[in-house]
C1' cells in the first nucleotide's frame, strides 16, 4: 500500500405554519435529488422525538460525520413610502346655472306696427248630422234540372170488348238553389272617408284678423352669486404596507478536520 466482501451511514435540504413539544404531507424558497404506499377533526413519535410501511442502489470517501466563512430565500422587531376611501377648508383652473341702471362690439326683426300683451278664427280631439265610397240586403233584367222540379206531353207503353182512362221519355215552355249584370236603391255595416256644417272641449306649437305698445331677440365680452358639478390643492381619520435598519434560522457554495471490521497479496 493493493485486492475482495461486508458494516456505520447516505440516496436531498431549509423557511413558515401547526404542535405541550420533534418530524412528515399540504404552501414557499433553493436547484436536481431512487422507486411505490398512506397522511388536516390527519399520519409517524418524545427530548437518543429529525418522521411511518413494503422494495432497490451506493457505501468507508466528490458522495458520510463535525467545525468555520459566505450566502439564495423566508420570518420576527424597528420603520413607515406610494396608491386607496371618507370628511372638511378652498383665494387657482374648466364647465353649467341664476341674474346685470355694464351698455363695450357684432348680427336678425321693427313704426310698411315688430318683441310682447289681449280678444278672436284656423291647425289638433270627441259627438252628431251630410256627402263621397266600400260591403250586405232588396229590387230589376239575363242563365240555370238527363231522371230524383212544374205545366202541356207527339210518338210508344198499360187498364178496358168498347166509350174511355192512368202513367209518363224526348221536344217546348216555366221556375227552385245557384250564377252573372245593372246608369236601380227612403234598409243595414264599416273607417287611415271629406277643402262640407252643427255643437262641445283642448290648447298657446305654428298660421291669420282686430286692439294697445316703440324699441326688441340673439351671439361674443365684462361682472356679481351665502349658486351647482368636475380637476387641483390643503387639512384630519381610516386603510395600506414600499425603501430602510436591526436580528436569530438558513438551501447552496468554498475551506480544514475526523469515520471502521473480516480475509488475501
Nucleotide at each position: 500500500c493493493c485486492g475482495u466482501g461486508c458494516u456505520a451511514g447516505g440516496c436531498g435540504g431549509g423557511g413558515a405554519g401547526c404542535u405541550a413539544g420533534g418530524g412528515g404531507u399540504a404552501c414557499c424558497c433553493u436547484g436536481a435529488a431512487c422507486c411505490g404506499g398512506a397522511a388536516a377533526u390527519c399520519c409517524c413519535c418524545u427530548u437518543c422525538a429529525c418522521g411511518c410501511c413494503g422494495g432497490g442502489c451506493c457505501g468507508a470517501a466528490c458522495u458520510c460525520c463535525u467545525g468555520c466563512c459566505u450566502g439564495c430565500g423566508a420570518c420576527c422587531g424597528c420603520g413607515g413610502a406610494a396608491a386607496g376611501c371618507u370628511g372638511g377648508g378652498u383665494a387657482g383652473c374648466u364647465c353649467c346655472a341664476a341674474g346685470g341702471u355694464g351698455u363695450g362690439c357684432c348680427g336678425g326683426c321693427g313704426c310698411a306696427u315688430a318683441c310682447g300683451g289681449u280678444c278672436g278664427g284656423g291647425u289638433c280631439c270627441u259627438a252628431c248630422g251630410c256627402g263621397a265610397c266600400g260591403g250586405c240586403g232588396c229590387c230589376c233584367u239575363g242563365c240555370g234540372a238527363a231522371c230524383c222540379g212544374a205545366g202541356u206531353c207527339a210518338g210508344g207503353u198499360c187498364c178496358g170488348g168498347a166509350a174511355g182512362g192512368a202513367a209518363g221519355c224526348a221536344g217546348c215552355u216555366c221556375u227552385a238553389a245557384g250564377c252573372a249584370g245593372g246608369u236601380g236603391u227612403g234598409g243595414c255595416c264599416g273607417g287611415g272617408u271629406g277643402c262640407c256644417g252643427u255643437a262641445g272641449g283642448a290648447g298657446c306649437u305654428c298660421c291669420u284678423g282686430g286692439c294697445c305698445c316703440a324699441g326688441u331677440c340673439g351671439g361674443c365680452c365684462c361682472c356679481u352669486u351665502c349658486g351647482g358639478a368636475g380637476c387641483g390643492u390643503u387639512c384630519a381619520g381610516c386603510c395600506g404596507g414600499a425603501a430602510g435598519c436591526g436580528g436569530g434560522c438558513a438551501a447552496g457554495g468554498g475551506c480544514a478536520g475526523g469515520u471502521g471490521c473480516a480475509c488475501g497479496g
Bacterial large signal recognition particle RNA from an Acidimicrobiia bacterium, 265 nucleotides, folded computationally.
Taxonomically the source falls in Acidimicrobiia (Bacteria, Bacillati, Actinomycetota).
The coordinates come from a structure-prediction model, not an experiment, and the mean pLDDT is 77.
It is recorded under the gene name ffs.
The sequence is in RNAcentral, with records from ENA.
Its Rfam family is "Bacterial large signal recognition particle RNA". The family's RNA type in Rfam is non-coding RNA gene.